[in-house]
RNA sequence: UCCCGAACGGGCAAACCCGCCGAAAGACGGGGACGCAAAGCCAGGAGCCUACAGCCCCUUCCGGGGCCAUGGCCGUCCGGUUGCCGAAG
Repeated sequence: UCCCGAACGGGCAAACCCGCCGAAAGACGGGGACGCAAAGCCAGGAGCCUACAGCCCCUUCCGGGGCCAUGGCCGUCCGGUUGCCGAAG
């Protein structure tokens, strides 16, 4: 130094609840902890979620169905990038 992951100190915060933004997925703030050594950051690849608008179809014209990311999720995986601690090996 790299792999690795004991300890100390600290860090983050799933579900759920409240507020708030949003059509939704979801984000943000507060509470709360299932977990996390990158659960820091980047939507680049894969994957997943949503479907206001748009397109298509049906229609008894009220409505219904399908497709679609340009919207999201990095706490799904890969990749990129930055980084705290220091025991054994």

c-di-GMP-I-GGC riboswitch aptamer from a Planctomycetota bacterium, 89 nucleotides, folded computationally.
The organism belongs to Planctomycetota, within Bacteria.
Model confidence (mean pLDDT): 87 of 100.
It was read from a public genome assembly, where an Rfam model found it.